RNA sequence: GCCGACGUAGCUCAGUUGGUAGAGCAACGCAUUCGUAAUGCGUAGGUCACCGGUUCGAUUCCGGUCGUCGGCU
Numbered sequence: 001g002c003c004g005a006c007g008u009a010g011c012u013c014a015g016u017u018g019g020u021a022g023a024g025c026a027a028c029g030c031a032u033u034c035g036u037a038a039u040g041c042g043u044a045g046g047u048c049a050c051c052g053g054u055u056c057g058a059u060u061c062c063g064g065u066c067g068u069c070g071g072c073u
Base pairs, nucleotide, nucleotide: 001072002071003070004069005068006067007066010025011024012023013022019056027043028042029041030040031039049065050064051063052062053061
């Protein structure tokens, strides 16, 4: 330099014919316990990497930028 994959909650990841974004773990609260752990119930937490385009509407489609990983030279 060229090609490909990936970027979503603190962490690990889901999320297709485009229609208001979810799970597990972690955190916090309550219950339970003499107390802790475990368990049960609940709460909070997201500019969906960034900038544009298409569309009534974009995490999703298109273009560009940045970053991570891999391959080729």